[in-house]
A computed fold for a 64-nucleotide RNA from Pedobacter sp. ASV28, annotated as Fluoride riboswitch aptamer (crcB RNA motif).
Its mean pLDDT, the model's own confidence on a scale to 100, is 76.
The model forms 100% of the base pairs in the Rfam consensus.
RNA sequence: UAAAUCAGAGGCAAUGAUGUCUGCCUUGAACUGUCUUGGAAAGACUGAUGGCGUCUACUUAAUC
Numbered sequence: 001u002a003a004a005u006c007a008g009a010g011g012c013a014a015u016g017a018u019g020u021c022u023g024c025c026u027u028g029a030a031c032u033g034u035c036u037u038g039g040a041a042a043g044a045c046u047g048a049u050g051g052c053g054u055c056u057a058c059u060u061a062a063u064c
Base pairs, nucleotide, nucleotide: 009026010025011024012023013022016055017054018053019052020051021050033045034044035043036042
């Protein structure tokens, strides 16, 4: 000096906030949904979660 490993830290997980857990990535990274198509374009469809809990937004129904 370089590489690898470990620890710490940070970031990410198809639309918001937060708690917790899990996974992934180390900055040219992790991530950026599904179906139709040879591919693309175009069209259609599901979900505010990676999992769970709560709040908020949206939608439907009922009661006061």